[in-house]
Source information:
This is a predicted structure of a 106-nucleotide RNA (SAM riboswitch aptamer (S box leader)). The sequence was found by an Rfam model in a public genome assembly.

RNA sequence: UUCUUAUCUAGAGUGGUGGAGGGACUGGCCCAAUGAAACCCGGCAACCUGUUAAAUUCGUUUAACAAGGUGCUAAUUCCUGCAGAAGUAAUUCUGAAAGAUAAGAA
Numbered sequence: 001u002u003c004u005u006a007u008c009u010a011g012a013g014u015g016g017u018g019g020a021g022g023g024a025c026u027g028g029c030c031c032a033a034u035g036a037a038a039c040c041c042g043g044c045a046a047c048c049u050g051u052u053a054a055a056u057u058c059g060u061u062u063a064a065c066a067a068g069g070u071g072c073u074a075a076u077u078c079c080u081g082c083a084g085a086a087g088u089a090a091u092u093c094u095g096a097a098a099g100a101u102a103a104g105a106a
Base pairs, nucleotide, nucleotide: 001106002105003104004103005102006101007100008099013041015040016039017038021031022030023029025081027079028078042073043072044071047069048068049066050065051064052063053062054061055060077098082095083094084093085092086091
């Protein structure tokens, strides 16, 4: 980098360093000198992992607890893009696509 599977309306700081950008991309709409990115500390969560218990077709599954490997810590993945449905319309709803994360594979 590509593929497969699962999840994406919950949760999480009045901290330190830093000093102008950030929210993937498009179009919007926002955040930011009352301090952006990044780093550190703190925190959240429980995908992998560990322990215990129960079940089992003996492959594993489920539940509780822990927090070692990741991840996350403005706004639903901020909305949107493609297709469909409803509506005179504004708009609303549904499913994809794209993206993100985890685990496995090449």